[in-house]
């Protein structure tokens, strides 16, 4: 130094719930507790899933409103669905 992940240390992240906030929603932000995690750090590609404001079609119809369906430019899966890249603490076998 590489592989690897025992022990210990310094730290890091934060499931889920509560409160609060943004948003049409999905979902996101903040905060308290702390399920857990050796990459539970960051990112790319593909794929899957969620929502459906706007838009389109339909029902209704004097008109408006309403119903149903489609649809991502909105989200989630980096705590995985897969592949890959960059970076990172410690040092047993």
């Nucleotide at each position: 130094c590489c592989c690897c992940g025992a022990a210990a240390a310094u730290g890091g992240c934060a499931a889920c719930u509560g409160c609060u906030u943004u948003g049409a929603a999905a979902a996101g932000g903040g905060u308290a507790g702390g399920c857990g995690c050796a990459a539970a750090u960051c990112a790319a590609u593909a794929g899957u899933c969620c929502u459906a404001a706007a838009c389109c079609a339909c029902c209704u119809c004097u008109a408006c409103a309403u119903u149903u369906g489609g649809c991502a430019c909105g989200g989630a899966c980096a705590g995985u669905u897969a592949u890959u890249g960059a970076u990172g603490c410690c040092g047993a076998a």
Predicted 3D model of a 93-nucleotide RNA (c-di-GMP-I riboswitch aptamer) from Pseudanabaena sp. The RNAcentral record of the sequence draws on Rfam and Ribocentre. The coordinates come from a structure-prediction model, not an experiment, and the mean pLDDT is 81. The source organism's lineage runs through Bacteria, Cyanobacteriota, Cyanophyceae, Pseudanabaenaceae and Pseudanabaena.